[in-house]
Molecule: transfer RNA
Organism: Terriglobia bacterium
RNA sequence: GGGCGGAUAGCUCAGUUGGGAGAGCACCGCGUUCGCAUCGCGGGGGUCGAGGGUUCGAAUCCCUUUCCGUCCACCA
Numbered sequence: 001g002g003g004c005g006g007a008u009a010g011c012u013c014a015g016u017u018g019g020g021a022g023a024g025c026a027c028c029g030c031g032u033u034c035g036c037a038u039c040g041c042g043g044g045g046g047u048c049g050a051g052g053g054u055u056c057g058a059a060u061c062c063c064u065u066u067c068c069g070u071c072c073a074c075c076a
Stems, first nucleotide, its partner, number of pairs: 001072007010025004019056001027043005049065005
C1' cells in the first nucleotide's frame, strides 16, 4: 500500500426486502422474605464509529474517513 470482516444500550450481540431501534445480562423501583438470594411485575438508558449523498423515508444503499481484527504485498 491492497483485499476481507467488524464498530448498534454499561457488557455480549440480533436487526439477512429500505418503513416499529431490539434481546439477554447489568442498573433502578415495587411485590415476595424476619432479612438476603431466587422468582414475578414495571421502569430508565442509544446522535446505530464520523462526515456527506440518494430517497417521502437510511443501522440497512452509494462516496469519503477513523479505529479494531485478519490475509497478501512492499521495504534489506